[in-house]
Predicted 3D model of a 101-nucleotide RNA (TPP riboswitch aptamer (THI element)). Rfam family: TPP riboswitch aptamer (THI element). Rfam describes the family as follows. Vitamin B(1) in its active form thiamin pyrophosphate (TPP) is an essential coenzyme that is synthesised by coupling of pyrimidine and thiazole moieties in bacteria.
RNA sequence: CGAUAUCUUUAGGGGUGCCCGUCAAAUAUGCCGGGCUGAGAUUACACCCUUUGAACCUGAACCGGAUCAUACCGGCGGAGGGACAAAGAUUGCCGGCCGGC
Numbered sequence: 001c002g003a004u005a006u007c008u009u010u011a012g013g014g015g016u017g018c019c020c021g022u023c024a025a026a027u028a029u030g031c032c033g034g035g036c037u038g039a040g041a042u043u044a045c046a047c048c049c050u051u052u053g054a055a056c057c058u059g060a061a062c063c064g065g066a067u068c069a070u071a072c073c074g075g076c077g078g079a080g081g082g083a084c085a086a087a088g089a090u091u092g093c094c095g096g097c098c099g100g101c
Base pairs, nucleotide, nucleotide: 001095005090006089007088008087009086010085011050012049013048014047016044017036018035019034020033021032023030024029056081057080058079062075063074064073065072
C1' cells in the first nucleotide's frame, strides 16, 4: 500500500403470509386480539438487499415431505429476471516494498 469483514451517511430495490377467536356483517368479508415460521408478516425510515446480486419476482393454484394451516422445509435453481450504487471510518489474513535490531 492493499483483500475480506464490520460500521456510518446518502441514493436505489424488495416483501408483509397461514391458522384460531370476540364483535360487526350476512354467506364473501372487515376491525381488533392471540398463535406459527422468519431478519422482517404493512408495527415500520423497522428489517433485508444493491451484480461477489436466492433481498425479491416469474415458473407456481408446481413437485416431494411435514403441519391445525401456510410461499413451514427441500426441490425447481450451473432456469430466467432483478436495484448496475457512491463516499468515509475501523480492522487488517495474506502478499509486496522500505527501514531498524